[in-house]
RNA sequence: GGGCCUCUAGCUCAGCUAGGCAGAGCACUGGGCUCUUAACCCAGGGGUCGGGGGUUCGAUUCCCCCGAGGCCCG
Repeated sequence: GGGCCUCUAGCUCAGCUAGGCAGAGCACUGGGCUCUUAACCCAGGGGUCGGGGGUUCGAUUCCCCCGAGGCCCG
């Protein structure tokens, strides 16, 4: 230098294929239970969907550019 893949909650990842209310588990907070803690049960908070632009009534999803990481080729 060229090609491909990944980026979504604090963490690990679904959702993108076929555009239509952003989710799960763990963690966290409050409560229940318990002599107390853990476990268990109930409830809750938490997101510029890596950044910018475009298409569209509508974009996490499609297109372009950029950034970060990984793999391969030279």

Source information
Predicted 3D model of a 74-nucleotide RNA (transfer RNA) from a Candidatus Bathyarchaeota archaeon. Its mean pLDDT, the model's own confidence on a scale to 100, is 81. Its Rfam family is "tRNA". By type it is a transfer RNA. Gene Ontology term of the family: triplet codon-amino acid adaptor activity.